[in-house]
């Protein structure tokens, strides 16, 4: 890099440098950006995977550290599956992806 569990609900932003993108990659839609996009930096914060304390698999409390996040939404849609149907729509599931943890 590949792998395997697990979760993908909820919540949390200000300053400083930068300056033209950004929302994981394709394509189209949608949305965000000079009232400042990625990015890097101090600060604060959110949550609880690893952690810590008690119990002791299974809870319960917590934040010192290890990671991750703080615009809306894993933003649709695309491959399949039921159903309803006239486009077109719900709704489960794949693939993909994010993050942790173990293993390499």
């Nucleotide at each position: 890099a590949c792998g395997u569990u697990a979760u993908c609900a909820c919540g949390a932003a200000a300053g400083g440098c930068a300056g033209a993108g950004g929302g994981a990659c394709u394509a189209g839609a949608c949305c965000c950006g000079a009232c400042g996009a990625a990015g890097c930096c101090u600060u604060a914060g959110c949550a609880a995977c690893c952690c810590u304390a008690c119990g002791c698999u299974u809870g319960u409390a917590g934040a010192a550290g290890g990671u991750g996040c703080u615009a809306c939404a894993u933003u649709c849609u695309a491959c399949c599956u039921c159903g309803c149907u006239u486009u077109a729509g719900c709704a489960g599931g794949a693939c993909a992806g994010a993050u942790a943890a173990c293993a390499g």